[in-house]
Molecule: SAM riboswitch aptamer (S box leader)
Organism: uncultured Holophagaceae bacterium
């Protein structure tokens, strides 16, 4: 690459360069010249590692994150409707970041 595992309704942006896309893929539905992506500079949340510490904590090195719930749907069951569809719960699949393994 790639397997476990745990978590994803919280929370956190100025400012340079730069100059047209971004939001993982499909479809939506969105952000974007009032300035996208990419980089850099500062700050910021957060608490997986990590350190103290008997717990409960507390600190912030090492990742990670700073539009919308993983931005929402899809597959499956199960509930209600005005029943090719809508709506709501529950589960899963893929996805994201950690930790451990390889």
């Nucleotide at each position: 690459a790639c397997g476990c595992u745990a978590u994803c309704c919280a929370g956190a942006a100025a400012g340079g360069u730069g100059g047209a896309g971004g939001g993982a893929a499909a479809g939506g539905c969105c952000c974007u010249g009032u300035g996208a992506a990419a980089c850099c500079u500062u700050g910021g949340c957060a608490a997986c590692c990590u350190g103290c510490g008997a717990a409960c904590g507390c600190a912030a090195g090492g990742u990670g994150c700073c539009a919308a719930a993983u931005c929402c749907u899809g597959c499956c069951c199960c509930c209600g409707g005005u029943c090719u569809c809508c709506g709501g719960g529950g589960g899963g699949a893929a996805g994201a970041u950690a930790c451990c393994g390889a």